Source information: This is a predicted structure of a 71-nucleotide RNA (transfer RNA). The coordinates come from a structure-prediction model, not an experiment, and the mean pLDDT is 80.
RNA sequence: AGGAGAUUAGGUUAAUGGUAGACCAAGAGCCUUCAAAGUUUUAAGAGUUGGUUCGAUUCCAACAUUUUUUG
Numbered sequence: 001a002g003g004a005g006a007u008u009a010g011g012u013u014a015a016u017g018g019u020a021g022a023c024c025a026a027g028a029g030c031c032u033u034c035a036a037a038g039u040u041u042u043a044a045g046a047g048u049u050g051g052u053u054c055g056a057u058u059c060c061a062a063c064a065u066u067u068u069u070u071g
Stems, first nucleotide, its partner, number of pairs: 001070007010024004018054001026042005047063005
């Protein structure tokens, strides 16, 4: 320098054009003499910018980060 892949909640991940789910972690309530465990609940999300589309996490382009590969 070129090729290929990945980027979703604090972490691990799912869904794949039709309003984004789960688990762990965190906060609060219940239970408990107090804790732990259990249970209920809350908050927390599409790498950035454009394009296509009635509608984009999904399709396309560029850029960023990262992994791998060729030399």

It matches the Rfam family "tRNA". Rfam links the family to the GO term triplet codon-amino acid adaptor activity. It is annotated as a transfer RNA.